[in-house]
RNA sequence: UCGAAUAAAGGGCAAACCCGUCGAAAGGCGGGGGCGCAAAACUUCCGGUCUAACGGCGCGAAGCCCAUGACAGCGGGGUUGCCGGG
Numbered sequence: 001u002c003g004a005a006u007a008a009a010g011g012g013c014a015a016a017c018c019c020g021u022c023g024a025a026a027g028g029c030g031g032g033g034g035c036g037c038a039a040a041a042c043u044u045c046c047g048g049u050c051u052a053a054c055g056g057c058g059c060g061a062a063g064c065c066c067a068u069g070a071c072a073g074c075g076g077g078g079u080u081g082c083c084g085g086g
Stems, first nucleotide, its partner, number of pairs: 012037002017032006035073001041079003045076003048071003055065003
């Protein structure tokens, strides 16, 4: 000087649940609240999971099938970011 791992420091995000709101629902958004997360930042390209309005089947108000809907805090991929002592 460079690299790896990691403590610490400064911080960051924010689960369940509650209130309000949007939505057929899954779920999203806002406020409260913290389970946790070193990418729990962004991004649906791949897999997976959830819902099933419209549509199809059904005598049927039963039920079944179906994402173009949703989940980035399910995993992989892509992009970006903070610190780094002994």